Predicted 3D model of an 86-nucleotide RNA (c-di-GMP-I-GGC riboswitch aptamer). The sequence was found by an Rfam model in a public genome assembly.
[in-house]
RNA sequence: UCUCGAAAAGGCAAACCCUGAGUAAUCAGGGGGCGCAAAAUUACAGAUCCACCACAGUACGUUGGCGGAUGGCUGAAUUGCCGAAG
Numbered sequence: 001u002c003u004c005g006a007a008a009a010g011g012c013a014a015a016c017c018c019u020g021a022g023u024a025a026u027c028a029g030g031g032g033g034c035g036c037a038a039a040a041u042u043a044c045a046g047a048u049c050c051a052c053c054a055c056a057g058u059a060c061g062u063u064g065g066c067g068g069a070u071g072g073c074u075g076a077a078u079u080g081c082c083g084a085a086g
Stems, first nucleotide, its partner, number of pairs: 002086002004083002011036002016031006034072001040078003044075003047070004052065003
């Protein structure tokens, strides 16, 4: 240095509950702890979800457009702690 994830220290924090923001998806703070070696950062590609518009329509749904959400869905890019074993 690479592979890898044994040990220890430290770190993050799902569901759920409370408060607040948002039409919503969802987000922020507190509690909580399912899990995580990138569960760190970035919406670039895919995926999923939400709102609005158009078409259609009794309505639902489908299709297209547009704007948004998720990095704890996958890929990609960038950065990074420890070091048993090889």